A computed fold for a 271-nucleotide part of an RNA from a Thermoproteati archaeon, annotated as large-subunit ribosomal RNA, domain VI.
[in-house]
Context: one part of a larger RNA
Formats: sequence, structure tokens, C1' cells
RNA sequence: UGCUGGUCGCCUGAAGGGAAGACGCCCUUAGUACGAGAGGAACAGGGCGUCGUGGCCUCUGGUCUACCGGUUGUCCGACAGGGCAGCGCCGGGCAGCUACGCCAUAAGGGAUAACCGCUGAGUGCAUCUAAGCGGGAAGCCCAUCCUGAAAAUAGGCGGCCGUGCCGUCAGGCACAAGGACACCCAUAGAAGAUGGGUUUAAUGGAGCGGAGGUGUAAGAGUCGAGGCGUAAGCCGAGGCUUUCAGCCUGCCGCCCCCAAUAGUCCAAGGG
Repeated sequence: UGCUGGUCGCCUGAAGGGAAGACGCCCUUAGUACGAGAGGAACAGGGCGUCGUGGCCUCUGGUCUACCGGUUGUCCGACAGGGCAGCGCCGGGCAGCUACGCCAUAAGGGAUAACCGCUGAGUGCAUCUAAGCGGGAAGCCCAUCCUGAAAAUAGGCGGCCGUGCCGUCAGGCACAAGGACACCCAUAGAAGAUGGGUUUAAUGGAGCGGAGGUGUAAGAGUCGAGGCGUAAGCCGAGGCUUUCAGCCUGCCGCCCCCAAUAGUCCAAGGG
């Protein structure tokens, strides 16, 4: 742009796409059929596994330069708190992302190929074929999963709007279902797009609570090996108590404190 009014929503499914499945072992069948014996199946049924594919993060593992703790050197005079050194190094680690983890990955129907047959002439026999009929594959078409009204034969169903004024009949203005911009965002994300919210508000931030991570903060009290000192006393790594503390949080909630303000534009309107 089109789909013969506009718009919103829900469908149908033409046509496409995938390989979404592949394989193995064990048990039973069965020491059966078969075979002199030696040996030794299958149909069918059941169980387990490997690979591939798709999904997920409850568990397990990894990562986790959000976070917490320990510690070295140096600098900020000391303490506290920090900067830098590949996150300085090390020990943990939620969410998220992941695999090494978890879940799923079937049965069936139809038409056939090679092939196997039935009936059966031409050719009184025979013959699966010439007429006719049946069986038959991981393959084909369905079934199953995904995309999919731009499928031009351009689909279906439902909701809403489809109103006024002016006009020199070219149209213009207002209104209008609805949409877009703008703004706050994430279950979305390269940009667009998608989804949610915008005060009639819990969308994001702050605050508070929960859950969780780390592992017991600072300060104070007390104990303290030892050192110094005539003495009084001073220094002192570290331990314990205050303290399941302190710090932190991409999670779950609560709460209008802050920011979603103010607004702008488009849009059928015909018979």
C1' cells in the first nucleotide's frame, strides 16, 4: 500500500517447516520351533539404557567483577572507614544464566514400492494381470509439533464508532470508537517490536517487613602470654560478652514519600 466504512478482539487453516526421532541390551516366549546330535531362533509382551531433539532450574554441580567475610603490600598521620595491586589473593554465595542436573520424546489410520498372493482369460492346461481383488516398508499422506488472512477466490465470528457545522461542492472545521507520541518500567529486548503502568495509580525508585547470603560489626566491658618500668603504671597479638550480630539483596510483599506531570497528534464518517 492492498484486502470496497473505520476500529478492537477471538478464530478457521490454504500453504509451508521439522528427522524428531535413531539405536542397543536384558527378561519372557524357550532350551520351545528346527535339528540325528552339536547347536539353536522368531512373532508377541515387558523392563532398562545410549545418542539426538525440545523444554525447565525443584534437586545436584558450575558460574555469580550484585553481596558478605578473611588476609598481604602500600597510601590516606593513628583508630574507624577506604583507594590501588588482573575481583590484589583467598573462603563462601541468593537471583539469573547454565549441564554434569530434571522432565518429555506414543500408539494408530490410509495409499503404496520391491515383493508375496486370490480369482482369471488371451492359449479348454498353466499363469499375481490383461478386467477384478488382497497383503506389504524406518519410506509417502494423515495423526502429532510450529508458522500461518498478502490464501489477490485477500476468509469467518463478535463488540464499539459511524455525529454536527460551514462551503465557491474541490473540500474544510469540530467531534469521534480506537490508536500513536511522550513519560515510569520488564515476564520483553541489538534497533524497531512485545508486554505492563501513567494519580480512579503499587509501574519503577526510596522506606519498612519477610525470605535469603555471609558469619558474629563498630564501640565498650573483661581476660590476657609477654615486654618496659625503682614504683605507680604503660604497651600488648589475641580470647570472651554485649551479638543467630553487623552488612547486603536483581526475590516476595506493604506503604503514595519521589517519578509516571502537563499535554500533543492521527483517525472512517459512504449508499

Background:
The sequence was found in a public genome assembly. The coordinates come from a structure-prediction model, not an experiment, and the mean pLDDT is 84.